This is a predicted structure of a 379-nucleotide RNA (Bacterial RNase P class A) from Desulfoplanes formicivorans. The prediction has a mean pLDDT of 78. RNAcentral holds the sequence, with entries from Rfam. Rfam family: Bacterial RNase P class A. By type it is a ribozyme.

RNA sequence: GGAGUUGGACAGACUGUCGCCGUGCCGAAUCGGCAGGGAGGAAAGUCCGGGCUCCACAGGGUAGGACGCUGGAUAACGUCCAGCGGGGGUGACCCCGGGAAAGUGCCACAGAAACAAACCGCCUGGCCCUCACGCGUGAGAGCGGGGUAAGGGUGAAAAGGUGGGGUAAGAGCCCACCAGCUGUCGUGGUGACACGGCAGGCUAGGCAAACCCCGUCUGGAGCAAGACCAAAUAGGAGGAUGGUACGGUCGGCCCGGCCAAUAUCCUCGGGUAGGUCGCUCGAGGCAUGGAGUAAUCCAUGUCCUAGAUGAAUGACAGUCACCCCGCCCUCACUCGUGGGGGCGGGGUACAGAACCCGGCUUAUCGUCCAACUCCAUUU
Numbered sequence: 001g002g003a004g005u006u007g008g009a010c011a012g013a014c015u016g017u018c019g020c021c022g023u024g025c026c027g028a029a030u031c032g033g034c035a036g037g038g039a040g041g042a043a044a045g046u047c048c049g050g051g052c053u054c055c056a057c058a059g060g061g062u063a064g065g066a067c068g069c070u071g072g073a074u075a076a077c078g079u080c081c082a083g084c085g086g087g088g089g090u091g092a093c094c095c096c097g098g099g100a101a102a103g104u105g106c107c108a109c110a111g112a113a114a115c116a117a118a119c120c121g122c123c124u125g126g127c128c129c130u131c132a133c134g135c136g137u138g139a140g141a142g143c144g145g146g147g148u149a150a151g152g153g154u155g156a157a158a159a160g161g162u163g164g165g166g167u168a169a170g171a172g173c174c175c176a177c178c179a180g181c182u183g184u185c186g187u188g189g190u191g192a193c194a195c196g197g198c199a200g201g202c203u204a205g206g207c208a209a210a211c212c213c214c215g216u217c218u219g220g221a222g223c224a225a226g227a228c229c230a231a232a233u234a235g236g237a238g239g240a241u242g243g244u245a246c247g248g249u250c251g252g253c254c255c256g257g258c259c260a261a262u263a264u265c266c267u268c269g270g271g272u273a274g275g276u277c278g279c280u281c282g283a284g285g286c287a288u289g290g291a292g293u294a295a296u297c298c299a300u301g302u303c304c305u306a307g308a309u310g311a312a313u314g315a316c317a318g319u320c321a322c323c324c325c326g327c328c329c330u331c332a333c334u335c336g337u338g339g340g341g342g343c344g345g346g347g348u349a350c351a352g353a354a355c356c357c358g359g360c361u362u363a364u365c366g367u368c369c370a371a372c373u374c375c376a377u378u379u
C1' cells in the first nucleotide's frame, strides 16, 4: 500500500420566524404570559421470553405446543458467554448441533435397481440352429433358468478402501494393513468429549422443518388488560301526587273501597357517550471500585430522560459541516495518478413511540474508531 474479519460509535449542526403535545408557576383560569421538556438504533415485524392485570385452578396423568451437544449467566428465553464435536476458509473468523443401529413413510431427473438391487457384462448348465471334422466333440448365433456387486453405464448419493488368497465366475467368503461402527476396560476432564488397550467382519445411504421415539418446559386472555366517576334519551324497579271522564272488581243500582292504566315529580340500580386512573422511577442510565476468562453480578456515588388517544414531537428561510460528480488553477513524481485551493450541480438514509422491559430478525445515505488476519514492498 492492497484485500479482508470481528466489535463499537454517530445518524447533520446552529440561528430566526410560524406552529403542535405535556409539565410547573402566575393571572380576569377549555384562554393568555413566563420557564422548562418532547422519538429510535431499530420506535418496525409482533417472532420468542418476562413483569403487570383479569379469569380459571385439589392432586396426578394424557392430548396439544415449543425446545434439544456440555457447563454457566439471567426474572425468563428459542437469548448471551465459555467450551466440545462436525463442516467451510491460506488466515483473522464464520456456519451447524438429541435419535436414521426401534418402526412406518419419502428420495425429483437419470438409472435395471435409492436399500439389501442383475440393464450391459462375467460364469454355468438346458433346448434349438449353423459351420468344421476324427460323429461326439469344438466354435459361433438365438431363447429360457441359475449364480455373480469384480468391470461398464446412470446419478448429489449404488451397499467400506488397497493388496493378496480363494472361486466356474465372483464376493469380508478368508487374511494383512487402513478408515469407521458397536461393546467393554483404563487414564484425563464438573461435563460434552479426548487419548489408549482388548473383543466383534459389525460395514449399517440421505431426510426427523414427514410421521414417530426419548428428554425438558408449558393454564387462558391481553392496557381495547383492568379499576373508578358518570350525563342526555329510551327502557326497568320503587315511592308520592292525582284519582276527574273512560276500564276491571265487590254490587241489582248509586255512593264508596280496591286494582289496573295514563299523566307529573322524586329516588334507586344496570349500562352508553364522556372523563379520570392504570401511564411511565425502571430487572433504569452514567461514573468509579471489586469478583469472574467471559456473559454477568456486587458495592458506592450521581441523574430523572416523551406520555399523545385520530393520536403532538413539524414547516420555511439563512449560514455552516460531510459525501459524490463536472470544470478550472497549482504542486509532486514512477506521466496518469495523488495532494491542496476555487466555482457550479446533486445528495445527507431507514423509518415514527402508544403499558413496560430483555432478546431475535429485517430495513438503513454514509462517516469514524479499535483489535486482528492474509498478500506485496521498504528499512
Stems, first nucleotide, its partner, number of pairs: 001375010012320007020038002023035005040350001044361002047359005052222004064218005069083005084097005098213002103211002105207003119152002121148004126143002129140005160178006179203002181200008226277004236268006247259004284303008321348013